[in-house]
RNA sequence: AAUGGGUGACUAGGGUUCCGAUCCGCGCUGGCGGGUGUCUGGUCCGAGAGUUGCCGACCUCUUUAGCAUGGGGUUACACGGCGGGAUAAAAGCCCGGGAGG
Numbered sequence: 001a002a003u004g005g006g007u008g009a010c011u012a013g014g015g016u017u018c019c020g021a022u023c024c025g026c027g028c029u030g031g032c033g034g035g036u037g038u039c040u041g042g043u044c045c046g047a048g049a050g051u052u053g054c055c056g057a058c059c060u061c062u063u064u065a066g067c068a069u070g071g072g073g074u075u076a077c078a079c080g081g082c083g084g085g086a087u088a089a090a091a092g093c094c095c096g097g098g099a100g101g
Base pairs, nucleotide, nucleotide: 005055006054007053008052009051010050013045014044018042019041020039021036022035023034024033025032026031056075057074058073059072060071061070077097079100083095084094085093
C1' cells in the first nucleotide's frame, strides 16, 4: 500500500396493498361497499454486527516441460443512537461497519 467480496434460500423482526378473519350497511341467486392490524394467519418487505448454501479471493498439496483439472485450509472482529428516506405501510430494510463509543 492492497484485498478483506458478491449472491440465493431461510429466520428474528415488520406493517396492512391483496387474500382471509371480524364488525356495520345494502342486496339476498351470486354478492357489493365501508371500518378494524390493540386480527392468530396466507401473499408481501426483511438483517454489516442472524443461520445456511453457492460463487469469488488468498495459501498450500498432487499431476505436468508448462497451463488446466483435482484435493485440503482460510475468509477474522464487530457496542451503536437521534433523525430522515422508500414502498400501500412499517421494520433489525436504506442513509449506516454512518454520528458516537